[in-house]
Context: one part of a larger RNA
């Protein structure tokens, strides 16, 4: 509590949707609530300041002025802020053409691989490791052939490539559905930004209850290493990993960068889209608009690095920060089936 900050020192809520509230485009015309300015009344004395004066001076005292920065009523001014009415079309919406896209959900289908059975060939190893066992194998393993079954996950394309608000999304086809872009400039006519509170999504793991269970793979079990190995390697393997339906709600939820809107030198890639030029075949060139990456002026920065995708120049609203520990921890409240999770201190200490 006012200042000064929040990319890496402490500090941007993991992400939306939105309600209070803050905040808001041009131009006209009223209004005078906020603002300005005049009058006037009140602001007690006493204390601060000015001039004096009184105790030998000073502190103290006493006189007077002067201020009391405020409130009230009242006249007025109207630029701006508010309010009411009108109007615009640049912010913002709708409309209508087009393609891009792992954006969301449901079903359903394909091939490659790993395991497991089943039958065939075949015969004495085969696995794994620095090296080894442990493990498998004459009850035929490995290996190879041909059938079968199942569960998962989609090679190649495949990119500082998409596309999502975040988390995140990758094999194909159908359905059902969001959202952005570009273009045409046809309506509408500021409808707008931001957003405490609430609302909802929200990786992994973890939980309920039913299923599934292929391959991996916490826990655990052996085998090795080693002084020891409650670990790194190895051979096994259980939750889980998958699916439906409820729950947690968290993270280096990262771009450690909150959202929106303006202005502010360039250069080169890549995506999606349009005009222009050729050829009338598509390219390459040139301008545009949207994203998305390097590398740079200016500026900025404690410094690295930022640099039109800001970390600059500025407003607007929102969250947060305030020396290390104790600590995101007591306690209390809320939520949760529980693991927890959100709020969130202090003593003492340096």
């Nucleotide at each position: 509590c006012u200042g000064g900050g929040c990319g890496u020192a402490a500090a941007g809520c993991g992400c939306g949707u939105g309600u209070a509230g803050g905040c808001g485009g041009g131009c006209u015309g009223a209004u005078a609530a906020g603002u300005c300015g005049g009058a006037c009344g009140u602001g007690a004395a006493a204390u601060c300041c000015c001039u004096g004066a009184g105790c030998u001076c000073a502190a103290c005292u006493c006189a007077g002025g002067a201020a009391c920065u405020g409130c009230a009523u009242u006249c007025g001014a109207a630029a701006c802020u508010g309010u009411c009415a009108g109007u615009c079309u640049g912010g913002a919406g709708u409309a209508g053409u087009g393609g891009a896209g792992a954006g969301g959900a449901a079903a359903g289908c394909a091939g490659a691989a790993u395991u497991c059975c089943u039958g065939g060939u075949g015969u004495a190893g085969a696995g794994g490791u620095g090296a080894a066992a442990u493990u498998c194998g004459u009850a035929g393993a490995u290996a190879u052939c041909a059938g079968g079954a199942g569960g998962a996950a989609c090679a190649c394309c495949g990119g500082u490539g998409g596309c999502g608000a975040a988390g995140g999304c990758g094999g194909c086809u159908u359905u059902c559905u969001g959202g952005a872009c570009a273009c045409u400039u046809a309506c509408u006519g500021a409808c707008g930004c931001u957003g405490a509170g609430a609302c909802g999504c929200g990786a992994a793991a973890g939980c309920g209850u039913g299923g599934g269970g292929a391959g991996c793979a916490a826990a655990c079990a052996g085998g090795a290493u080693u002084a020891g190995a409650u670990a790194c390697c190895c051979u096994g393997g259980u939750a889980g990993u998958c699916c439906a339906c409820g729950c947690c709600g968290u993270a280096a939820a990262c771009g450690a960068u909150g959202a929106g809107u303006g202005c502010u030198g360039g250069g080169u890639g890549u995506c999606g889209u349009g005009g222009g030029u050729u050829u009338u075949g598509a390219c390459c060139c040139c301008c545009g608009c949207g994203g998305u990456g390097c590398c740079g002026u200016a500026g900025c920065u404690a410094a690295c690095g930022c640099g039109u995708u800001a970390a600059g120049c500025a407003c607007u609203c929102c969250g947060c920060c305030u020396g290390g520990g104790g600590a995101g921890u007591a306690c209390g409240g809320c939520c949760g089936c529980a693991a927890g999770g959100c709020u969130a201190a202090a003593a003492c200490u340096c």
Model confidence (mean pLDDT): 88 of 100.
The part of an RNA shown here (small-subunit ribosomal RNA, central domain) has 350 nucleotides and comes from a metagenome.
The full RNA is in RNAcentral, with records from SILVA.
Rfam family: Bacterial small subunit ribosomal RNA. Gene Ontology terms of the family: structural constituent of ribosome and ribosome.